[in-house]
RNA sequence: GCAAACCGUUGGAAACGGCGGGACGCAAAGCCACGGGGGUUAAGGCGCUGAUAAAAUGCGCUAUGCCAGCCCGGCUGCCG
Numbered sequence: 001g002c003a004a005a006c007c008g009u010u011g012g013a014a015a016c017g018g019c020g021g022g023a024c025g026c027a028a029a030g031c032c033a034c035g036g037g038g039g040u041u042a043a044g045g046c047g048c049u050g051a052u053a054a055a056a057u058g059c060g061c062u063a064u065g066c067c068a069g070c071c072c073g074g075c076u077g078c079c080g
Stems, first nucleotide, its partner, number of pairs: 001026002006021006024069001030075003035072003038067003044062005
């Protein structure tokens, strides 16, 4: 210097983000998600269920969404 959890508020389908409070921690806990891996959500899409047919509900798959305080990597940086 930054600021976890949590609380308030706000955006979002959600994950999660912004702002305020608050400090668990961090020598890069600064930036990069169009560098790689990993994690996470599933609006929309697809399949199943419902069902003999329609609908709701439920289940599964899927990132174009999200996480940089998960790791590797790149750039920049304080003190010595």
Predicted 3D model of an 80-nucleotide RNA (c-di-GMP-I riboswitch aptamer) from a mouse gut metagenome.
The RNAcentral record of the sequence draws on MGnify.
The coordinates come from a structure-prediction model, not an experiment, and the mean pLDDT is 88.